[in-house]
RNA sequence: GGGCCCAUAGCUCAGUCGGUCAGAGCAGGAGACUCAUAAUCUCUUGGUCCGAGGUUCGAGUCCUCGUGGGCCCA
Numbered sequence: 001g002g003g004c005c006c007a008u009a010g011c012u013c014a015g016u017c018g019g020u021c022a023g024a025g026c027a028g029g030a031g032a033c034u035c036a037u038a039a040u041c042u043c044u045u046g047g048u049c050c051g052a053g054g055u056u057c058g059a060g061u062c063c064u065c066g067u068g069g070g071c072c073c074a
Base pairs, nucleotide, nucleotide: 001073002072003071004070005069006068007067010026011025012024013023019057027045028044029043030042031041032040050066051065052064053063054062
């Protein structure tokens, strides 16, 4: 220098072909159970989806540029 992949909640990730509400597990908070703790169960908190533009009636999803990370080639 060239190519490919990834970026969504505090953490690990899902999200199909653009549309109904942005979700799961873990974690945090509250409660139940227990003499008490743990475990278990119930409820609950938490995200402008890496940034900036564009396309569209509508973008987490498509396009462009950038940023960060990973891999391959030279």